[in-house]
Predicted 3D model of RNase P RNA and transfer RNA as a complex of 445 nucleotides. It holds a member of the Rfam family "Bacterial RNase P class A". Rfam classes the family as a ribozyme. The coordinates come from a structure-prediction model, not an experiment, and the mean pLDDT is 76.

RNA sequence: CGAGUCGACCGGGUGAUCGCGGCAUGAGAAUGUCGAGGAAAGUCCGGCCUCCACACGGCAAGGUGGUGGGUAAUGCCCACCCGGGGUGACCCGCGGGACAGUGCCACAGAAAACAGACCGCCAGUAGCAAUACCGGUAAGGGUGAAACGGUGGUGUAAGAGACCACCAGCGCCAUGGGUGACCAUGGCGGCUCGGUAAACCCCACCUGGAGCAAGGUCAAGAGGGCUGGUUCGCCAGCCUGUGCGAAUGAGUUGCCCGCUCAACAUUCGCAGGUAGACCGCAUCAGGCUGCUGGUAACAGCAGUCGCAGAUGGAUGAUCACCGAUCGGCCUCGGCCGGUCACAGAAGCCGGCUUACAGGUCGACUCGUCCC
RNA sequence: GUCCCCGUAGUCCAACUGGCAGAGACACCCGGCUUAAACCCGGCACAGUGUGGGUUCAAAUCCCACCGGGGACA
Numbered sequence: 001c002g003a004g005u006c007g008a009c010c011g012g013g014u015g016a017u018c019g020c021g022g023c024a025u026g027a028g029a030a031u032g033u034c035g036a037g038g039a040a041a042g043u044c045c046g047g048c049c050u051c052c053a054c055a056c057g058g059c060a061a062g063g064u065g066g067u068g069g070g071u072a073a074u075g076c077c078c079a080c081c082c083g084g085g086g087u088g089a090c091c092c093g094c095g096g097g098a099c100a101g102u103g104c105c106a107c108a109g110a111a112a113a114c115a116g117a118c119c120g121c122c123a124g125u126a127g128c129a130a131u132a133c134c135g136g137u138a139a140g141g142g143u144g145a146a147a148c149g150g151u152g153g154u155g156u157a158a159g160a161g162a163c164c165a166c167c168a169g170c171g172c173c174a175u176g177g178g179u180g181a182c183c184a185u186g187g188c189g190g191c192u193c194g195g196u197a198a199a200c201c202c203c204a205c206c207u208g209g210a211g212c213a214a215g216g217u218c219a220a221g222a223g224g225g226c227u228g229g230u231u232c233g234c235c236a237g238c239c240u241g242u243g244c245g246a247a248u249g250a251g252u253u254g255c256c257c258g259c260u261c262a263a264c265a266u267u268c269g270c271a272g273g274u275a276g277a278c279c280g281c282a283u284c285a286g287g288c289u290g291c292u293g294g295u296a297a298c299a300g301c302a303g304u305c306g307c308a309g310a311u312g313g314a315u316g317a318u319c320a321c322c323g324a325u326c327g328g329c330c331u332c333g334g335c336c337g338g339u340c341a342c343a344g345a346a347g348c349c350g351g352c353u354u355a356c357a358g359g360u361c362g363a364c365u366c367g368u369c370c371c
Numbered sequence: 372g373u374c375c376c377c378g379u380a381g382u383c384c385a386a387c388u389g390g391c392a393g394a395g396a397c398a399c400c401c402g403g404c405u406u407a408a409a410c411c412c413g414g415c416a417c418a419g420u421g422u423g424g425g426u427u428c429a430a431a432u433c434c435c436a437c438c439g440g441g442g443a444c445a
Base pairs, nucleotide, nucleotide: 001367002366003365004364005363006362007361008360009359010358012322013321014320015319016318017317018316020035021034022033023032024031025030037342041353042352044351045350046349047348048347049211050210051209052208057256058255059254061207062206063205064204065203066080067079068078069077070076081095082093083092084091085090096202097201101200102199103196104195105194118141119140120137121136122135124133125132126131149167150166151165152164153163154162168192170189171188172187173186174185175184176183177182215279216278217277218276223240224239225238226237227236228235229234242271243270244269245268246267247266248265249261250260251259252258286305287304288303289302290301291300292299293298323340324339325338326337327336328335329334372444373443374442375441376440377439378438381397382396383395390428400414401413402412403411421437422436423435424434425433
């Protein structure tokens, strides 16, 4: 210099004016202060929280899947192991089990999982021969994604792990290392055992269900119920929380058992209604800085900060200067004009995934050249 | 906000216990019938299954992530 890998971050800035939402002060006018994101998104996982008369046992269903650790928890993260890719930095892996069982493997091919034999090779019999029958064989041919180890030799009628050497693979044993997955070395064995579990299934572990429209409080309210009073017209208080009809015992949100309840319960249909206020709801597994422990994820301690909270739903607009970029002009470094990525809170938090113009920093690899 | 479902020719749909890469109907086009048309008969063409990735010998089908559409609930 060129090509590349990984990680972290910014993602227009400053000022003025006008405006919007929350909070505080104030009688008011007003003043002060705060006001989107790394993904607020998809809603794919995991939790906090709330309710369901507690979720035990059995069956079913679903999920996860190398090992060790981190965490409130996870399907997330870190480190390592194994396999695959790359010259390398590094990247990818839903990565348990196919000698527990079952299923499937289209077409082609003789044959698709347990052995078997289409062509071929060889022996025998018959035949003058072509060839036929019977038997042996699996080296060669052909098919396929996949054909029952590979190469060489011995051997044989022809052949074959039938036998031998080396190699690949599997299983068992021993020694050593590691917490472990596993690795290294040596020995033995039969010689060799197809793939598919993101097919059923088996093994280990995990999961009660619903979800802030959860749920709670208050106000208003046609109607209904109960109690008391009554001059029988009604009045007062309390409860419920739209009404009517039909069906069914219901709940435990898959089923059984068990348990609980005996009620304006559940389901369905019709009609009405579009909905008031507050809490939940903004302090937290919280952010930042430093130190310590740990390879790391992360944890501990100290200091410091307070950081959106709407409910037809705020977070914006204009101007000036600067920045980046594009286009035009041109006296070559100025002028004019345009543009500013993806997007955007709605109970909260930790992850994952997806979208993202442009830019900054750090670590590392390969190639070429120079010293 | 929360929770579900679906995506295959121009249109409606089948195939979704993986298997020749895809059946049918209507529409379009061509030919025949007809004086001409309609009806009818015959034929051709039209998809690579919403997109991307993975598992597998093989994916519309199984798995994951996106995109688009639809529905339910106070």